[in-house]
RNA sequence: GCCGUGGUAGCUCAGUUAGUAGAGCAUAGCUCUGAAGAAGCUGGGGUCGGCAGUGCAAUUCUGCCCCACGGCA
Numbered sequence: 001g002c003c004g005u006g007g008u009a010g011c012u013c014a015g016u017u018a019g020u021a022g023a024g025c026a027u028a029g030c031u032c033u034g035a036a037g038a039a040g041c042u043g044g045g046g047u048c049g050g051c052a053g054u055g056c057a058a059u060u061c062u063g064c065c066c067c068a069c070g071g072c073a
Stems, first nucleotide, its partner, number of pairs: 001072007010025004019056001027043005049065005
């Protein structure tokens, strides 16, 4: 330099053939306990890597760029 895969909550990851996004763990509160743990209930937390384009509408499609991993040279 070229090709491929990926970037979504604090962490690990889903997701939608375009219609204002979820799980588990973690975390906060409550129940329970002498206290804690376990268990149960409730909640908070996201401009979906960045900038443009198409479109009524983009996390999703297109282009460029950044980052990580793998392959070729």
This is a predicted structure of a 73-nucleotide RNA (transfer RNA) from a Minisyncoccota bacterium. The prediction has a mean pLDDT of 82. RNAcentral records the identical sequence in 2 taxa. Taxonomically the source falls in Minisyncoccota (Bacteria, Bacillati). Its Rfam family is "tRNA". By type it is a transfer RNA. Rfam's curators write: Transfer RNA (tRNA) molecules are approximately 80 nucleotides in length. The RNAcentral record of the sequence draws on ENA.